[in-house]
RNA sequence: AACGGCAACUGUUCUAUCGUCGGUUGUGAGAGCAAUCGGAGGAAAGUCCGGGCAACACAGAGCCGCCAUACUUCCUAACGGGAAGGUGCUUCUUGAAUAAAGAGGUAACAGAAAGUGCCACAGAAAAUAACCGCUGUUUUUUGAUGAACAGUAAGGGUGAAAAUGUGAGGUAAGAGCUCACACCAAGUAGUAGUGAUACGCCUUGGGGGUAAACCUUAUGGGUUGAAAGACCAAAUAUACCGGCAGUUAAGGACCGGCUCGUCCGUUGUCGGGGGGUAGGUUGAUUGAGACUUUUGGUGACAAAAGCCCUAGAUAAAUGAUAGAACUUUUUCUUUCUACAAGAAAAAGACAGAACCCGGCUUAUAGGUUGUCGUUUUUU
Numbered sequence: 001a002a003c004g005g006c007a008a009c010u011g012u013u014c015u016a017u018c019g020u021c022g023g024u025u026g027u028g029a030g031a032g033c034a035a036u037c038g039g040a041g042g043a044a045a046g047u048c049c050g051g052g053c054a055a056c057a058c059a060g061a062g063c064c065g066c067c068a069u070a071c072u073u074c075c076u077a078a079c080g081g082g083a084a085g086g087u088g089c090u091u092c093u094u095g096a097a098u099a100a101a102g103a104g105g106u107a108a109c110a111g112a113a114a115g116u117g118c119c120a121c122a123g124a125a126a127a128u129a130a131c132c133g134c135u136g137u138u139u140u141u142u143g144a145u146g147a148a149c150a151g152u153a154a155g156g157g158u159g160a161a162a163a164u165g166u167g168a169g170g171u172a173a174g175a176g177c178u179c180a181c182a183c184c185a186a187g188u189a190g191u192a193g194u195g196a197u198a199c200g201c202c203u204u205g206g207g208g209g210u211a212a213a214c215c216u217u218a219u220g221g222g223u224u225g226a227a228a229g230a231c232c233a234a235a236u237a238u239a240c241c242g243g244c245a246g247u248u249a250a251g252g253a254c255c256g257g258c259u260c261g262u263c264c265g266u267u268g269u270c271g272g273g274g275g276g277u278a279g280g281u282u283g284a285u286u287g288a289g290a291c292u293u294u295u296g297g298u299g300a301c302a303a304a305a306g307c308c309c310u311a312g313a314u315a316a317a318u319g320a321u322a323g324a325a326c327u328u329u330u331u332c333u334u335u336c337u338a339c340a341a342g343a344a345a346a347a348g349a350c351a352g353a354a355c356c357c358g359g360c361u362u363a364u365a366g367g368u369u370g371u372c373g374u375u376u377u378u379u
Stems, first nucleotide, its partner, number of pairs: 001375010012325007020039008041350001045361002048359005053225004066221005071085005086109001087107008110216002115214002117210003131156002133152007164182006183206005190199003229282004238274001240272007251264004289308001291306006326348009
């Protein structure tokens, strides 16, 4: 220098015309019109986690079930998020080195020593191991070989994994069978640290793996979600109430029958009236708020001072067209080449607020910065 990975920041600009949502002012009887100001993001996305807010439920205690989380300390309103650290594994560099040091990456990182289950293929066997091999006894035989029985996990072979590794003792051959060191668990001195943990004395003990299998331990957890909820409220139909009119054409009461009448009822109409629909208002944009500076802290973050108000739509506005500029790529021309200049063409990402806030995850052309790796060149 080129290329690639990762992280952070940024992520087109201007002019004209037409159009769009909201605020203010003016005008108009009103509908509206005019002027002016403001109008998407780092993720507005996924809707995964935590909270605010709201409705409903439970309002006390215990048990059972379900779901989530799981090294430590801290940050935070809170979190399954973040910061710093510890431990295991792993990569690179220095190095003779699997020693040590430095720089990164990564981990659902409690328990396999409560119990149950599972462990493909291969292999004798995947957890009550005997295929080959080794050893002993019996038997056959001159002997070897062979056969039967028994012992044996040292060796071979299979596998991702084979009964903890090395050494010594021991034995017919062997074996944690015994011992030493190593690994781990429980108890327990000490030193350092807030702690995880590191170094480490002694005693007792353990032996395949798997908990993103059941499970055990500890901690936490009501459900729903702005289409929540609150308020106002047409047209049409109408519970209920009242006025007026009509009718005995259904019916009932006024104590047996008939007639008349009254009341209830019934029908129509007028008025009142509740619930609810369309629709509207609110929730709803001033908030754990943004920015700058200083201070404290390794850091996440916190405090103080100053300053600012910065979309609020509801079928859903924030756009379209034309021109110019900028960036990148390609081609052509000038030029010995390179640099440089000019011309033409193409491209300019991911994406679109919908109650709000804090996180996480995912997408993102081009540009800038940092870091790591590879290759080449120069000193």